About this RNA
The RNA shown here (transfer RNA) has 72 nucleotides and comes from a soil metagenome.
[in-house]
Parts: sequence; C1' cells; structure tokens
RNA sequence: UGCGAGUUGGUGGAACGGGAACCACACCUGGCUCUGAACCAGGAGAACCGGGUUCGAGACCUGGGCUCGCAG
Repeated sequence: UGCGAGUUGGUGGAACGGGAACCACACCUGGCUCUGAACCAGGAGAACCGGGUUCGAGACCUGGGCUCGCAG
C1' cells in the first nucleotide's frame, strides 16, 4: 500500500427481508439472612465518527478512524 473481516451498555455476545435494540455477567436499590454469599423482585446504562438514501437505518450507499487476518 492492496484485499478481506470486525467495530453495539462496564465486559462478552445477539438482532443479517429496514419498523426503532435483546441476553448473560458486572453495577445500583429493596427483600431474605445474626452478617455476608447464594437466591428473589425492581432499576440505571450502548449503536466508532461524518454525510447520503428512506416515512423510518445497528442494518443499505459513501468518506474517514481503529483492531485483526492475508498478500506484497
């Protein structure tokens, strides 16, 4: 430098006919307990950045950033 893959809460993943983001762990509050863990109930928290298409974009188009792999 070229090609390919990836980028989503604190972490790891899901949503692949475009209809508005789900799960697990972690975290917070309450319950339970002599206390804690476990368990039960509830809660907060996210789309890498910019533009475009569309009534509507995590998803499609385009430019850029970063990570990994392959080639030179």
The prediction has a mean pLDDT of 83. It matches the Rfam family "tRNA". From the family's description: Transfer RNA (tRNA) molecules are approximately 80 nucleotides in length. The RNAcentral record of the sequence draws on MGnify.